[in-house]
């Protein structure tokens, strides 16, 4: 100590799902209904000390979030910490 790989910030891009009613018109309440890319849960191949355990996801599950804004997995780029090749 480039690069990289790991956080954490900024800034751009980012889906999907809704219909009634009430009414004090709200970020509200109810009924049914629907979405998964915030969060969480599960599970497989492989592994291992092989009773059992570890182990992923955009898959499944919808507890929770959400079907208006906002935001949100991910992508991208910058800074800034940390590991750290050359």
């Nucleotide at each position: 100590g480039a690069g990289g790989c790991c956080g954490a910030c900024g800034c751009g891009g980012g889906a999907g799902a809704g219909c009634c009613g009430g009414c004090u018109c709200g970020u509200c309440c109810g009924g049914c209904a629907c979405c998964g890319a915030a969060g969480g849960a599960g599970c497989a191949a492989c592994c291992g000390c092989c009773c059992c355990g570890g182990c992923a996801a955009u898959c499944u599950c919808u507890c929770a979030g959400g079907u208006c804004c906002a935001g949100u997995a991910c992508c991208g780029c910058g800074u800034c910490g940390g590991u750290g090749u050359g």

A computed fold for an 86-nucleotide RNA from Amnibacterium sp., annotated as Glycine riboswitch aptamer. Of the family's consensus pairs, 91% are formed in the model. The source organism's lineage runs through Bacteria, Actinomycetota, Actinomycetes, Microbacteriaceae and Amnibacterium. Its Rfam family is "Glycine riboswitch aptamer". Rfam's curators write: This family represents the bacterial glycine riboswitch. Rfam links the family to the GO term glycine biosynthetic process. The sequence was found by an Rfam model in a public genome assembly.